[in-house]
Background: This is a predicted structure of a 72-nucleotide RNA (transfer RNA) from a Patescibacteria group bacterium. Rfam family: tRNA. About the family: Transfer RNA (tRNA) molecules are approximately 80 nucleotides in length. It was read from a public genome assembly. The source organism's lineage runs through Bacteria and Bacteria candidate phyla.

């Protein structure tokens, strides 16, 4: 340098073009307990950047950025 794949809460991971962007762990608050642990309930928090298509984009297209793989 060519080609391919990927980028979503603090972490891991879902999401036919129409979702309140879901789940687990972590955090926070509470119940239970003499206390802790465990457990239960609640709560907080996210779509890499820009442009395009579309009535509508996390999703499709293009250009970047970053990561990984492969060939040379």
């Nucleotide at each position: 340098g060519g080609c391919c794949u990927c980028a979503u809460c603090g972490u891991c991971u879902a999401a036919c073009g129409g979702u309140u962007a879901g789940g687990a762990c972590a955090g926070c608050g509470g119940g239970u307990u003499c206390u802790c642990a465990a457990u239960c309930c609640g709560u907080c928090a996210a779509u890499c950047g820009g442009a395009g298509u579309u009535c509508g984009a996390u999703u499709c297209u293009c250009c970047g950025u970053g990561a990984g793989g492969u060939c040379a």